Background:
A computed fold for a 548-nucleotide part of an RNA from an uncultured Verrucomicrobiales bacterium, annotated as large-subunit ribosomal RNA, domain I. The coordinates come from a structure-prediction model, not an experiment, and the mean pLDDT is 82. It matches the Rfam family "Bacterial large subunit ribosomal RNA". The sequence was found in a public genome assembly.

[in-house]
Context: one part of a larger RNA
RNA sequence: AGCAUAUGGUGGAUGCCUUGGUGCUAACAGGCGAUGAAGGACGUGAUAAGCUGCGAUAAGCUUCGGAGAGCGGCAAAUACGCUUUGAUCCGGAGAUUUCCGAAUGGGGUAACCUGGUCAAGGUAAUACUUGAUCGUCUCACUCUGAAUAAAUAGGAGUGAGAACGCAAUACCCGGUGAAGUGAAACAUCUCAGUAACCGGAGGAAAAGAAAGAGAAAUCGAUUCCGUAAGUAGUGGCGAGCGAAAGCGGAUGAGCCCAAACCGAGGCCUUUGGUCUCGGGGUUGUAGGACUCCAAUGUGGGACUGAUAAUACUAGAUUAAGUGUGUGGAAAAGCACUCCAGAGAAGGUGAAAGGCCUGUGAUCGAAAGUUGAGUCAGCCUUAGGAUGUUCCUGAGUAAUGCCGCACACGUGAAACGUGGCAUGAAUCUGCGCCGACCACGGCGUAAGGCUAAAUACUAGUUAGCGACCGAUAGUGAACCAGUACCGUGAGGGAAAGGUGAAAAGUACCGCUGUGAGCGGAGUGAAAUAGAACCUGAAACCAUAUGCUU
Repeated sequence: AGCAUAUGGUGGAUGCCUUGGUGCUAACAGGCGAUGAAGGACGUGAUAAGCUGCGAUAAGCUUCGGAGAGCGGCAAAUACGCUUUGAUCCGGAGAUUUCCGAAUGGGGUAACCUGGUCAAGGUAAUACUUGAUCGUCUCACUCUGAAUAAAUAGGAGUGAGAACGCAAUACCCGGUGAAGUGAAACAUCUCAGUAACCGGAGGAAAAGAAAGAGAAAUCGAUUCCGUAAGUAGUGGCGAGCGAAAGCGGAUGAGCCCAAACCGAGGCCUUUGGUCUCGGGGUUGUAGGACUCCAAUGUGGGACUGAUAAUACUAGAUUAAGUGUGUGGAAAAGCACUCCAGAGAAGGUGAAAGGCCUGUGAUCGAAAGUUGAGUCAGCCUUAGGAUGUUCCUGAGUAAUGCCGCACACGUGAAACGUGGCAUGAAUCUGCGCCGACCACGGCGUAAGGCUAAAUACUAGUUAGCGACCGAUAGUGAACCAGUACCGUGAGGGAAAGGUGAAAAGUACCGCUGUGAGCGGAGUGAAAUAGAACCUGAAACCAUAUGCUU
C1' cells in the first nucleotide's frame, strides 16, 4: 500500500406514513363595486417579532338563535381577568370600519402633500378641531355663446341617472387581425378568422317563430348530440379544406309593434296638413281596415304583489361486550355474547360493528335567503260574409363596379352581406327554388321580443379515484409566489416524520460559567435525546487477518 472481516463515523437512499396536491361527479352559486370593491399600507395584544383576526369601538362592539363548561387564536409561560345572572365557541342580522387603491376637490414618486364652500366647537380675533360637501360621463332643462348675419360648435349652471374599477381573465357576442408551420423550395393556398389586441354582456351568451328548407304534390322557429360522411363538392384539382337536406334523439312556446281606419289634444300656411296620446290591427289557404251579422264568458301569462310548502345558512336524539392470557399498551389471539334501516370513515398506547367522534334513521330555526303551490292585481284571449275602396316596414329591393362571407379559391356562381353609383313595384304585388328562361312550386324582406335542451368553473357543500406519496404530487404538505436574482418586464428555490404521552434528561462529574461526553433518571426502546422513525451506497477511521 492493497484485499477481506468486524466495529464505528459520515451520508440520507430505501421502507412505512400524510397535514398537501391532482383528476372527476352531483347539487348550489355564478358575481363584488361611488352605501367606495378586488388588492394593499399602517396600526391593533399586559408582555407581541411573524402569521391569523380585527380597524382609533381595532385577536374586537350590539342583538337574535344554537350549544353547555370551560375560556382569553397559531403558541409555551407568568401576571391579570371572563364564566350556569350561560362565558369562550357556532350560525343569522346589525354597528364600527384609519390611509391608499376605479379613487372621484386639486396635486402626487400609492398608502403622502394641499385647498374651496356650508355648519358646529373654539379664540378677544386669527389660528386650530370636527362633520358634511366639491370627479368625469349620460339624459333633460335653463342661461350664455365664436369663426359667421341667423345659427351651430363650445362654455356655465340646475336636476335626474349611477356608467367608470375588479374578478375564472373560463365560457359567449362583436371589431381589428398575424407569423413560425404545411405544401418536403415558394407566390395562390394552408396554419386561421387561430394567437394577440380592443369593445360589450350574462348566468349563461348567441340564435329564433320562414321573403326557410329543397324535390318529397314533402317538411314546418331556434339551439345541441348522433348519423348522413370524410359523402356531395371545393382545391397551384397540389398540400389540403369540407357541407346540407333527410333520419334518430335532447328540449319544446310562442308572441308584440309600424301602417290602413276611428277618437282626443297641441301647433300651423284650415276642403286640410303635421305632432303627441288612446283605440284598432299583425298575416300567405293571404291577412287586416272599411260595411253587415254574431258573441261578454272561458282559457292563458314568460308581469307585479301577498302568503308560504320545501330547501339553505347553527344544531339535536340515537342500537349493541365482557372475561382471559401475551405485551409498555389490546382494538390482535382464545372463550362466550349482543346490535344492525347503523359491518361508511376517522380516532383511541398494535389490528374495534358494540370505547370516542360518527354512520343509518328521525327531528330542528328567533333572524336572513329560497319560492312548489294558492290568492289578488295587471295584461291577454273569438268567429262568419261581400271583395268596391284603402293598408301591409324606401334611398329599401334590384342593377352596375369593387369586396367579404357562404365547405364553394370568380368559377356556369346562385343565395346572404358591406362600400360607391343608379334606383323600383304595392297583392293582377314582391322574393326564392345554385348562371339564365319556361312551366310548376315555396315563402311574404326592408321593425322588435322570447324560456328549455347547449358552453364554462374562480367559489361553496357532499363525495369518488386499478391518481401522487416529499427529486413524486401544485412552483408551494413547512409562514411560498416566500428567500434569493434582475433597473425592469420577469425569473424563482430549498426545506415533512422524537415519543403512546414531553414523561424533552432532576442531581453529580470532566470542561473554557464552552462544545461535547460519562454517570444518574424518564421511557417498551435514548444506537428514539431534539443535527431526534427506518438508516442502504459512495467516502473516512479503528482493530484483526492475509498478500507484497